The prediction has a mean pLDDT of 87. The part of an RNA shown here (large-subunit ribosomal RNA, domain IV) has 337 nucleotides and comes from a Spirochaetales bacterium.
Context: one part of a larger RNA
RNA sequence: CCAUUGUUAAGGAACUCGGCAAAAUGACCCCGUAACUUCGGGAGAAGGGGUGCCUACUUAUCACGAUUUAAGUAGGCCGCAGUGAAACGGCCCAAGCGACUGUUUACCAAAAACACAGGUCUCUGCUAAAGCGCAAGCUGAAGUAUAGGGGCUGACGCCUGCCCGGUGCUGGAAGGUUAAGAGGAGAUGUUAGCUGUAUAGCGAAGCGUUGAAUUUAAGCCCCAGUGAACGGCGGCCGUAACUAUAACGGUCCUAAGGUAGCGAAAUUCCUUGUCAGGUAAGUUCUGACCCGCAUGAAUGGCGUAACGAUUUGGGCGCUGUCUCAACAAUGGACCCG
Numbered sequence: 001c002c003a004u005u006g007u008u009a010a011g012g013a014a015c016u017c018g019g020c021a022a023a024a025u026g027a028c029c030c031c032g033u034a035a036c037u038u039c040g041g042g043a044g045a046a047g048g049g050g051u052g053c054c055u056a057c058u059u060a061u062c063a064c065g066a067u068u069u070a071a072g073u074a075g076g077c078c079g080c081a082g083u084g085a086a087a088c089g090g091c092c093c094a095a096g097c098g099a100c101u102g103u104u105u106a107c108c109a110a111a112a113a114c115a116c117a118g119g120u121c122u123c124u125g126c127u128a129a130a131g132c133g134c135a136a137g138c139u140g141a142a143g144u145a146u147a148g149g150g151g152c153u154g155a156c157g158c159c160u161g162c163c164c165g166g167u168g169c170u171g172g173a174a175g176g177u178u179a180a181g182a183g184g185a186g187a188u189g190u191u192a193g194c195u196g197u198a199u200a201g202c203g204a205a206g207c208g209u210u211g212a213a214u215u216u217a218a219g220c221c222c223c224a225g226u227g228a229a230c231g232g233c234g235g236c237c238g239u240a241a242c243u244a245u246a247a248c249g250g251u252c253c254u255a256a257g258g259u260a261g262c263g264a265a266a267u268u269c270c271u272u273g274u275c276a277g278g279u280a281a282g283u284u285c286u287g288a289c290c291c292g293c294a295u296g297a298a299u300g301g302c303g304u305a306a307c308g309a310u311u312u313g314g315g316c317g318c319u320g321u322c323u324c325a326a327c328a329a330u331g332g333a334c335c336c337g
Stems, first nucleotide, its partner, number of pairs: 001332008010323002014321001019318001027051005036041001038155001052077009078082001090316007097308002102114002118153007130139003156303004161233003166230002168226005175221003181215002186210005193202003234252005261295001262292001273289005
């Protein structure tokens, strides 16, 4: 010097991103216990007191012939210390997120992520839908809409606004468009034959190659519906008897212009916004305000008791975290052999 450990004057978080680490609390009995609450909880809340040994006795219990156990009363004894060692909760206040128990990145993330009960939409009438397989066949299910599959949301409470123009889905079938197929107008190749001109021209049937009209489904166009489907939810100007502001008016655009709530927020750039609280002093925190760069209602909105090895702020206790370091123990390193 390193690792592990122990103790420490005075102070007690001044350390630090942050009380990280350490200290403290601790068992059992008695007393006592708030806000809030889904009345179950919260709660071991918090906060106090007691605890050893000896003697006598009481009550209940066990035994009834010998030995019990539990609770208690009175008196006494010893130590610094009686759960005498060890095992053995620190607590409180406020806020965010997620209701909860659970699950997860085996080996850097345990969480606010996933799941969840509950809610809702949608498909499915049974040889079900959906899925696996080329198929046979199987799962679904030896189930039958109080069932099964899929999507979203995520206990509970109060709620869940407007827009169907675009995209999707569902329904409709008059019209337009539209495939193969059907159809076969016409064109063309070939040549028996014909032509006083022949290395030419015309050319029936047949056999080929093409091929117009016409007919023809779903789909698309079209017409409706549908948001707990994908999604979206404005701008400018003026106006009140101080000023300011604008309940009000005008105008343009849109499918419709963001409702209730919440709001500098896990969302706020400007921003350490402004005011208040807490501190001697607070970019964090809490309560308000609203000018929401760029909140907002099952991509759920806002609350919420309980819960959390969750995140943030504050406080009590406690301490070598620190002021500021010291000493000691053990094992190394190191030195000698």
Background:
NCBI's taxonomy places the organism under Bacteria, Pseudomonadati, Spirochaetota, Spirochaetia, Spirochaetales. The RNAcentral record of the full RNA draws on ENA.